[in-house]
Small-subunit ribosomal RNA from an uncultured rumen bacterium, 1421 nucleotides, folded computationally.
RNA sequence: AAAGUGGAUUUGGAUUUUCGUCUAGUGGCGAAAGGGUGAGUAACACGUGGGUUAUCUGCCUUGGAGACUGGAAUAACAAUUAGAAAUGAUUGCUAAUGCCGGAUGAUAUAUAAGAAGAUACGUUUUCUUAUAGUAAGAGGUGCCUUUAAAGCAUCACUUCAAGAUGAGCCUGCGGCGCAUUAGCUAGUUGGUAAGGUAAUGGCUUACCAAGGCGACGAUGCGUAGCCGAACUGAGAGGUUGAUCGGCCACAUUGGGACUGAGACACGGCCCAAACUCCUACGGGAGACAGCAGUUAGGAAUAUUCGUCAAUGGGGGAAACCCUGAACGAGCAAUGCCGCGUGAAUGAUGACGGUCCUCUGGAUUGUAAAAUUCUGUUGUUGAGGAAGAACGUCUAGUGUAGGAAAUGACAUUAGAGUGACGGUACUCUUCAAGGAAGCUCCGGCUAACUACGUGCCAGCAGCCGCGGUAAUACGUAGGGAGCGAGCGUUAUCCGAAUUUAUUGGGUGUAAAGCGUGUGUAGGCGGUUUAAUAAGUCUAAGGUAUAAUGCUGAAGCUUAACUUCAGUUCGCCUUGGAAACUGUUUUACUUGAAUGCGGUAGAGGCAAGUGGAAUUUCUAGUGUAGCGGUAAAAAUGCUUAGAUAUUAGAAGGAACCCCAGUGGCGAAGGCGACUUGCUGGGGCCGUGAUUGACGCUGAGACACGAAAGCGUGGGGAGCAAAUAGGAUUAGAUACCCUAGUAGUCCACGCCGUAAACGAUGAAUACUAAGUAUCGGGGUUACUCGGUGCUGAAGUUAACACAUUAAGUAUUCCACCUGAGUAGUACGGUCGCAAGGCUGAAACUUAAAGGAAUUGACGGGCACCCGCACAAGCGGUGGAGCAUGCUGUUUAAUUCGAAGAUACGCGAAGAACCUUACCUAGGCUUGACAUCCCACUGACCGUUCUGGAAACAGAAUUUUUCCUUCGGGAACAGUGGUGACAGGUGGUGCAUGGUUGUCGUCAGCUCGUGUCGUGAGAUGUUUGGUUAAGUCCAAUAACGAGCGUAACCCUUAUCUUUAAUUGCUAACAUUUAGUUGAGAACCUUAAAGAGACUGCCGGUGAUAAACCGGAGGAAGGUGGGGAUGACGUCAAAUCAUCAUGCCCCUUACGUCUAGGGCUACAGGCGUGCUACAAUGGCCGAUACAAAAAGACGCAAAGUUGUGAAACCUAGCAAAUCUUUAAAGUCGGUCCCAGUCCGGACUGAAGUCUGCAACUCGACUUCACGAAGUUGGAAUCGCUAGUAAUCCCAAAUCAGAAUGUUGGGGUGAAUACGUUCCCGGGUGUUGUACACACCGCCCGUCAAGGCAUGGGAGUCGAUAAUACCCGAAGUCGUUAGCCUAACCAGUAAUGGAGGGGGACGCCGAAGGUAGGAUCGGUGACUGGG
Repeated sequence: AAAGUGGAUUUGGAUUUUCGUCUAGUGGCGAAAGGGUGAGUAACACGUGGGUUAUCUGCCUUGGAGACUGGAAUAACAAUUAGAAAUGAUUGCUAAUGCCGGAUGAUAUAUAAGAAGAUACGUUUUCUUAUAGUAAGAGGUGCCUUUAAAGCAUCACUUCAAGAUGAGCCUGCGGCGCAUUAGCUAGUUGGUAAGGUAAUGGCUUACCAAGGCGACGAUGCGUAGCCGAACUGAGAGGUUGAUCGGCCACAUUGGGACUGAGACACGGCCCAAACUCCUACGGGAGACAGCAGUUAGGAAUAUUCGUCAAUGGGGGAAACCCUGAACGAGCAAUGCCGCGUGAAUGAUGACGGUCCUCUGGAUUGUAAAAUUCUGUUGUUGAGGAAGAACGUCUAGUGUAGGAAAUGACAUUAGAGUGACGGUACUCUUCAAGGAAGCUCCGGCUAACUACGUGCCAGCAGCCGCGGUAAUACGUAGGGAGCGAGCGUUAUCCGAAUUUAUUGGGUGUAAAGCGUGUGUAGGCGGUUUAAUAAGUCUAAGGUAUAAUGCUGAAGCUUAACUUCAGUUCGCCUUGGAAACUGUUUUACUUGAAUGCGGUAGAGGCAAGUGGAAUUUCUAGUGUAGCGGUAAAAAUGCUUAGAUAUUAGAAGGAACCCCAGUGGCGAAGGCGACUUGCUGGGGCCGUGAUUGACGCUGAGACACGAAAGCGUGGGGAGCAAAUAGGAUUAGAUACCCUAGUAGUCCACGCCGUAAACGAUGAAUACUAAGUAUCGGGGUUACUCGGUGCUGAAGUUAACACAUUAAGUAUUCCACCUGAGUAGUACGGUCGCAAGGCUGAAACUUAAAGGAAUUGACGGGCACCCGCACAAGCGGUGGAGCAUGCUGUUUAAUUCGAAGAUACGCGAAGAACCUUACCUAGGCUUGACAUCCCACUGACCGUUCUGGAAACAGAAUUUUUCCUUCGGGAACAGUGGUGACAGGUGGUGCAUGGUUGUCGUCAGCUCGUGUCGUGAGAUGUUUGGUUAAGUCCAAUAACGAGCGUAACCCUUAUCUUUAAUUGCUAACAUUUAGUUGAGAACCUUAAAGAGACUGCCGGUGAUAAACCGGAGGAAGGUGGGGAUGACGUCAAAUCAUCAUGCCCCUUACGUCUAGGGCUACAGGCGUGCUACAAUGGCCGAUACAAAAAGACGCAAAGUUGUGAAACCUAGCAAAUCUUUAAAGUCGGUCCCAGUCCGGACUGAAGUCUGCAACUCGACUUCACGAAGUUGGAAUCGCUAGUAAUCCCAAAUCAGAAUGUUGGGGUGAAUACGUUCCCGGGUGUUGUACACACCGCCCGUCAAGGCAUGGGAGUCGAUAAUACCCGAAGUCGUUAGCCUAACCAGUAAUGGAGGGGGACGCCGAAGGUAGGAUCGGUGACUGGG
C1' cells in the first nucleotide's frame, strides 16, 4: 500500500481505528559457521613443548555506572524520463532501535608529579594526586495502579572491570630426495629515528655501519598438504596419509581493497585474463573443489530420493522459520561379520559315466532312489515396537525478591510431535520344497588317469612342458582347496641378516685410496676434588576425541557400538654420583727429548776409475765376412772388409762380491772417493717434559715405465719405418738396417697385476728352525727378514706372534651380471688423457674355491708288428667280386671312419624274391570257432589259357546204431569274429652281435678323513704278461675281471689190438696170409713242469739272471673263454614284440622281367709281368674231411670236358694222380714257347628250362701288362712267403669262406718319433667333455640410447617499457542536508568528485639460464 475482519460514525457513499495474513522497502543479527577439495606449499605449513610485561575477542556469564537534551535527511511511494536488457536518472513526500549535534561521567585514554617494588641500571610495574578531552534508540513488549505522570518486570542499548571462548604473533626440537646443486644474500644483517598495525618486528621509509647464512649441507632443482593414525613386521623398522578427528591452504586464473568483533570473504564487491551465454552491437550476465544430476576422459566409482522426527547451527521474547549440516532410504558381494542351500537311516554296492589285465572287476558311492524327520531363510495371513526428551500450550503448586502484579527459577497433571516404516520383532500357512560356484591337480604346493594333439595348437609365477605312449597343452572322468564367493592384475610390507642399530662384509667371490704428512672431526693411560650436560630415579603438567591393548556391557551371535583401565613422547621440579663429559690436583708405564754406541745399494751434489761395444787414424794381411734351431737372402767387402796390433774419440751401464741379505713411507736404491743431509732406524742408559697420544673427510707432498714441452747429448739398444726370409697370406715370430725414445737439465703428466691382489695403531694368544743388526755374557734378551707348524679362523684354498686368531679405535670401500669405468655435466692437463661417474635397455645367472672325469702341438713311467730292423704285398694292368654314382618299369632291402664295401648272401637261370609289368582271388596261400549241403579227399584223363585258374568226365570213406539216424573226418558254400603284411619306428623294446680289448682294469662292505661333491682302500718302493706278487701304509677285507680249471698239440707209461701196425719166425707180386702186441698208430685212463733244485742279484721279500736235469722251462705252442661300461653303434628283413598304418590290398596266387644295367669312382681278391721261370717227359712223400636223391675204382670210347658199363663202400676195410720238390730235355731275355683278357667256331654236363643269365672242354684269336706316383697293409717261427688237398652251401654254378697238411726264411740296435692303450702328476673358461668352448669385424632386420646444423615448447629469474582496479599521499576552479558564523544572501570547517604522484597484476621488449620434445646424418650398446 491493496484486499479482508471487528468496532465507531453514517441513509448511503465515504472517513477513522484495531487485528490477522502475504509481500516490497528501511532497520538489526547472521552470512568469516557448517559443507567441499588437496592445486599450491619443504614453510613456524604441520607435530610437540613453551612465550606474549608485544595483542584482539561480536553473541554468552558476573560485577559497577548510565540511558539527559536536540537536529537534519532518506528508501519505499508518486510523477517525469534513459535503455533491447541489466540497470538507472531527475523532481516531490515520509518514518525509525537508520544518521548527526550538545550535556553528564570514571578504576577507560593522554600528560605531569610523588611513593613503593623489580632491574639487564637502559627502564618498567603498582598506588596516589592534578589537568585535558571522551558515551548512550526521549527505544520495544508486558504488569499493576491511575485522569495522567510516575513505578515495576523483561528484551535491546552505552561505558568500565573481570571471566569464558576463539584468534593473531614469537620461539626450542622433530619429520623427503639430489653435491653430476658449493657458495648464497643488498632491505640483505644490525643500529638510530619516524610511519604503520589489535600487536612485536626491515613490516615500510630515511640515515649510519658491513654485516648475515653455509660441508652439523646454505642456495638451487625435483617431489610432497602435515598429523592423530592405517597396512605390514617377532621386534627394530618399511610403506601409506581413503573413511573418522585436529591443523593448514584453496574456491575459473591473477591482483586488490571495502564492510565487519572476525574475511582480504566458495554460493559478496572492483579490475585484468581465458572461456561460455544473451544482445536491438550501444552493452550486459556467469563461475558445482556444496547435495543430486549432465558431459568428457577413463579399466573404474551411486539417486536430479524422503525428512527436519532426532542431533547440531542461525534468526526471533516466543510461536515458529531456515538448514542437500544431519538423520534416513535407493544403487554396487566394494569390504567385514553372521546364516542358509537340509538332517537321520539307507547295498540289488542300481542305472549311467570313466578306467582296466574286459565271461569280469575298480571308481563315482551312502552318493542317488526310497523311508522317517526338521523348518533357519523364503512364502501366505495376522499383530507390531524402542528411538519422544526438552522447549511450547492449558490448569495448578512452591522458592527468593518486591508495596503488589507481571516476570525468573523449580515442580505436578494433561494436550501435542516419527522421515525411517507397517521397518525391527512375534505368531501362523506351505513344502526339502526356491537357493553353488570358482580355481587348481610336474616340483615349489594339497590333489591322477584316459583320449585328442605331435616343437603344431598351446601353457608358463620360477625351473620349464609340447618333436606319436604329455600326471605340465585341449577335453572327459576322478581328486584337492576355498566357498556366496573364487581366480587374475596392480601396489605395499614380509620372506630378504639381500643396506646388516638390533644384524653383513672387503687375500682369491663385489670391495683396502699407489704411499706418506697433516686440518676439522671421532676415540683416548693412572690419580685427587668439584660440577651435574649425558645417565639413573621420584613427583607434577601435557599427551583432544576416536583408534590400538586389557576387562566388562548392549544389539538373538558376530561384525559393530558403549563403559572402565592403561601405554610411548615432550616440558618442569626434586634426588643419586659409579661411568662418560667439563674444570681441577698429581703420576710415569704411552709419546717425545737428552747422553753413549751401531748397521746400511737411504737421499742430493761434485769428482775419479777400469772392462766391453761402436766409430776414427795407422800398420800387418787376403777373400770372404755376416746371419740361423738348421738354412737362405737383404747387408758389408778387392775403393782391401772380417781377423789382428797400436793409438785416439765418445756415450751409456757398473762383471765377480750377491744371499729366502740390507735400506727406504711407497715408487725404488748396487763401481769407487769426498762433501752435505735443519734423514730415518736399532741397541744401551733411565737424565728431562708430563698424555704432549691414535686415526684422519677435505687439503698438501712424493709417486715405475711410457708420453708431452724447451735446450743439450746420442756409444749400444730400439717402437715407427725400409728391405730380406717364412707362409695360402705374414701389415708377426727370424735376419739386415734404422728414427723417435732410452741419457742430462728444467717443467708437465699422476697412472700400473703401483700386489703381500692383505689400510693404520694398540694389547693379548704354543713351539721349532734359518738368517741380518745390537746388548749381555754364555742362560738369554731387543729389533728386522724367512720357513714349518698348535689353538683358533676360513666356503675352501689357506692364514697362523710379520694373523686372514681374540678384542678396541679411526679412515677408505662393496651390495647380481652386462651396458661401463662408457655417456652427459663438472674439474685438472699443452696434449695424450686423469679424477668424479650414471641411465635406458638386456639377462638367470655372472663369479670363487675345491671334486670327479675328459682333453693338452704339458711332464714322468710302461706296453702293443705302434715305430724302427726285415720279408712279402696293395696303390699301376687284365679279370673276379662288393659298394657308390648314374640309368631303369624294376635295377628289392639292410650295412657307412676305425667297428660298411668276397658284409647279411654256407652259393639270384625258374624257385629263392622281398622289386617291376601283366593276369587272377577276397574269411583269403596259413590257424581257430559257427551254420548249411555233400560223402569223400587224393589220383587219372580231356578242353581253354602263358600259368594261376575255369569247366567236364572217371574213380572213391570210417565207426556206432533202437536202422529213424548220430558221431568222426574231408570237401564245397555262407556269416562274421579274424587271418595276413620282408609295411613304419633298432630314437619304444627283448634277444643276438660288433668295437675299445684279452686292454688290466671296474667296484663294494665296514672303518677313517672331508661342511660337501668326494677321498682313502686302488697311492708309494720294487716286480710282473697281468690291480701278478712282495714290502711300506688309516685302512681291513671282499666281489667282477687277470691267472687257473676246459679243448687241442709236443714226451712217456698202463690198458686194448680191428678195418690200422710188422721186429722176430714162416709165406706172398703185395702185411697177401699165418702169427705177433715189441714198434707205429688209434683212443681211454694216467704221469709230467712246480721257479721244484743249484749259484748270483735283490731288502734275509716278491721276483729277476744264469745253470743242471728234462721231450718240454719259466702263462711250453694254439684255441675257447671278453669285467664295469662306451658308441641312443648294428639288426623290427633270422626270431619275438609295444604302438601306428593297410584290409576286393601295403594280403595272396601265377607268368615274364629285374636283383647280372654301365660314363666315372672306391674297397677286397685272383692271374701276371717271367729264367729262383715257362713248356715237355719221368718220378717221390701228406694231413684232414666227405660219401646212399651219395662217393665211385677197374675196363671201353672220345684230343678233351665227359659218356657207357658196374667192382667196392652206410666206411681206420671202398672211393680221391697231392702240388711245390727231384731227375732229364727244351726255350735264351723278346711283349717272348712270358701273360692270358677278349672274340669266333664246335662241344660236354646239370636242370621243366642255360636268350637275357651257368660251369667246363677243344681248336683258333692273343689285349693290357716289362715290378707299379703320392700314399698305404700284413707278419716275430713251424711264423711270413710259397705249394697243393678237402669241406659246407649246392641240381648246376668259387679267384670267396672254413679247415688241412707240404716246403720253409729274414730281422728286432732300441723306444727319440707316428698310432693306440695303461698308471701317476699338472693346467683348464671343457662336462654333448677339443669333432669342446669361444673372440671380433662384416651382411640383413629390430630395440633402447649418446652426439648433432638446428627447430619447437615449458619454467624461474634479471633489466627496461606500458600500467587496470585499489589503498595511501598531494591538490585553485566542480558538487555539498546536519556543525559554526551570519537577519538573510552567503561564507567557513569537513566531505565527495576530478586531476597528479608512489606502489602495483596481466601484457610487451631484450639477452641469458635450466628442463623437455623433435632432427638429416653419425657413434657405440

The sequence is in RNAcentral, with records from Greengenes. Model confidence (mean pLDDT): 82 of 100.